A computed fold for a 73-nucleotide RNA from Nitzschia sp. NIES-3576, annotated as transfer RNA. Rfam family: tRNA. By type it is a transfer RNA. The sequence is in RNAcentral, with records from ENA.
[in-house]
């Protein structure tokens, strides 16, 4: 320099263009114990990296960018 891929909650991660974007950890709350722990319940937490197009509707198509991996030269 060029190509391909990866970007979603603090960290991992799922979602066929159509219901409120899902799940586990960590962290809050409650019950439960004399008390923890673990194991139950419960609630909150997202600009789907970033900016535009398509569309009746975009995390999910399409462009351009940023940022990290990987081959190649």
């Nucleotide at each position: 320099a060029a190509u391909u891929c990866u970007g979603u909650a603090g960290c991992u991660u799922a979602a066929u263009g159509g219901u409120u974007g899902u799940a586990g950890c960590a962290g809050g709350g409650g019950a439960u114990u004399c008390a923890u722990a673990a194991g139950c319940c419960c609630a909150a937490g997202g600009u789907u990296g970033u900016a535009g197009g398509u569309u009746c509707g975009a995390a999910u198509c399409c462009u351009a960018u940023c940022a990290g991996a990987a081959u190649u030269a």